[in-house]
c-di-AMP riboswitch aptamer (ydaO/yuaA leader) from a soil metagenome, 131 nucleotides, folded computationally.
The prediction has a mean pLDDT of 80.

RNA sequence: CGCCAAAUCUCCGCAAAGGCGAAGAACCGGGGACCCAGUCUUCACGGGGCGAAUCUCGUGGAAUAUCCACGAGUAGCGCAGCUCUCUUAGCGCGAGCCCGCCAGCUAACCCGGUCGGCUUCAAAAGAGAGG
Numbered sequence: 001c002g003c004c005a006a007a008u009c010u011c012c013g014c015a016a017a018g019g020c021g022a023a024g025a026a027c028c029g030g031g032g033a034c035c036c037a038g039u040c041u042u043c044a045c046g047g048g049g050c051g052a053a054u055c056u057c058g059u060g061g062a063a064u065a066u067c068c069a070c071g072a073g074u075a076g077c078g079c080a081g082c083u084c085u086c087u088u089a090g091c092g093c094g095a096g097c098c099c100g101c102c103a104g105c106u107a108a109c110c111c112g113g114u115c116g117g118c119u120u121c122a123a124a125a126g127a128g129a130g131g
Stems, first nucleotide, its partner, number of pairs: 002118003008025003012021003026114006036104001046102001047099004055073007076093004082130007
């Protein structure tokens, strides 16, 4: 420089500074009517949210409906050379966390987030449109 992701920009106050706090824009997420839709629960195999991260099979463990570990797949997701879309090839991911008995959609309205992690020995090719 660039990539994943909403996670960027501007401004104000305190402070010697590192930094701390607050506001706005932009982007993102949740709650929340009529109408419509429709399943769940009755303390159970609860239910729900963020995210691409679901599901199936096998082996083993175990407290044997649940759960855990490993393996093989899989829905789905990502991978500069101006941007987007499509095709082919290749390389990866296919996690984790949160709410706390409770939430479908949902106008008005209300609430919250702007973290973190990577490549440099790698970043393929073609077509179309735009700029």